[in-house]
RNA sequence: GGGCGGAUAGCUCAAUUGGCGAGAGCGCCUGCCUUACAAGCAGGAGGUUCGCGGUUCGAGUCCGCGUCCGCCCACCA
Numbered sequence: 001g002g003g004c005g006g007a008u009a010g011c012u013c014a015a016u017u018g019g020c021g022a023g024a025g026c027g028c029c030u031g032c033c034u035u036a037c038a039a040g041c042a043g044g045a046g047g048u049u050c051g052c053g054g055u056u057c058g059a060g061u062c063c064g065c066g067u068c069c070g071c072c073c074a075c076c077a
Stems, first nucleotide, its partner, number of pairs: 001073007010026004019057001028044005050066005
């Protein structure tokens, strides 16, 4: 330098080929239970979906550019 894949909650990941009012598990907070802790049960908080533009009535999803991570290939005077 070329190709491919990835970036969504604190962490690990979904989102059915554009209709969603963005979810799950773990973690966190509160309450119940317990002498207490853990487990269990009930409830709750937490997101500019990597950034900037574009398409569209509507974008996590499509298009362009960029950033970062991973894999493969090439080059190395």
This is a predicted structure of a 77-nucleotide RNA (transfer RNA) from a Candidatus Brocadiia bacterium. Rfam family: tRNA. It is annotated as a transfer RNA. The sequence is in RNAcentral, with records from ENA. The coordinates come from a structure-prediction model, not an experiment, and the mean pLDDT is 80.